[in-house]
Model confidence (mean pLDDT): 79 of 100. A computed fold for an 85-nucleotide RNA from Celeribacter halophilus, annotated as Glycine riboswitch aptamer.

């Protein structure tokens, strides 16, 4: 100097899913989503038992089903720390 990768912050973007009652933005009942976060496990490592063990797969614990916030993830630019040239 170039690049790649994680991690912080920044710029856009960004999905599902509702009815009913009630003292009406809250509380119930009964359904219903999946992409915060949280649990589950194949192949595979070790191997008696068992135990590690990924996802945007399952599960629906939390959350959510007007906005608005939140939101995996994708993106911009920037700083850090490590890789490779």
């Nucleotide at each position: 100097c170039a690049u790649c990768g994680u991690g912080c912050g920044u710029c856009g973007g960004g999905a599902g899913a509702a009815g009913g009652g009630g003292c009406c933005a809250c509380c119930c009942c009964u359904a219903c989503c999946g992409a915060a976060g949280g649990a589950g496990c194949a192949a595979c490592c070790g191997c008696c038992c068992c135990g590690g063990g990924a996802a945007a797969c399952u599960c629906u614990c939390a959350g959510g089903u007007a906005a608005a916030c939140g939101g995996a993830c994708c993106u911009u630019c920037g700083c850090a720390c490590g890789g490779u040239c």